[in-house]
RNA sequence: GCGCCCGUAGCUCAUCUGGAUAGAGCAGGGACCUUCUAAGUCCAAGGUAGUGGGUUCGAGUCCCCCCGGGCGCA
Repeated sequence: GCGCCCGUAGCUCAUCUGGAUAGAGCAGGGACCUUCUAAGUCCAAGGUAGUGGGUUCGAGUCCCCCCGGGCGCA
C1' cells in the first nucleotide's frame, strides 16, 4: 500500500429481511434474608449504537468519508 472483519451500558455480548418503546449476563446502587459476611431473592438505574454525512415515511441495521482495533497478502 491492497483486501476482509469488528466498534452497541463500566465489562462480555445479543438485536433475524430497515418497522417503531435498543435488550441480556456480570459489575456497581437500594431493599429483603443472616448475629455479621458470603450465597440467594426482589427493585431501580445505567445507551445521542466510534465520528460526520447520505438514502428512506422510518437507520444500531443500507451507502460514503474519517477515527480506532484485529486478520491476511505484498

This is a predicted structure of a 74-nucleotide RNA (transfer RNA) from a Chloroflexota bacterium. The sequence is in RNAcentral, with records from ENA. NCBI's taxonomy places the organism under Bacteria, Bacillati, Chloroflexota. The prediction has a mean pLDDT of 80. It matches the Rfam family "tRNA". Rfam classes the family as a transfer RNA.